[in-house]
Transfer RNA from Oscillatoria sp. FACHB-1406, 73 nucleotides, folded computationally. The RNAcentral record of the sequence draws on Rfam. The source organism's lineage runs through Bacteria, Bacillati, Oscillatoriales, Oscillatoriaceae and Oscillatoria. It matches the Rfam family "tRNA". By type it is a transfer RNA.
RNA sequence: GGGAAAUUAGCUCAUUUGGUAGAGCGAUCGGCUCAUAAUCGAUUGGUAGCAGGUUCGAUUCUUGCAUUUUCCA
Numbered sequence: 001g002g003g004a005a006a007u008u009a010g011c012u013c014a015u016u017u018g019g020u021a022g023a024g025c026g027a028u029c030g031g032c033u034c035a036u037a038a039u040c041g042a043u044u045g046g047u048a049g050c051a052g053g054u055u056c057g058a059u060u061c062u063u064g065c066a067u068u069u070u071c072c073a
Stems, first nucleotide, its partner, number of pairs: 001072007010025004019056001026044006049065005
């Protein structure tokens, strides 16, 4: 220098033909226990990397940029 992939909750990841985003872990409170752990219930969570375009409507399609990983030279 050229190609490919990824970016969604505090963390790990879902979300298929575009229709107002979920799970597990975590955190907080409570139940159970003499107490702790385990377990059960509730609560807590995100402008979907940033900025544009298309569309009635974008996490999803598209353009540029940023960061990370990777292949070729």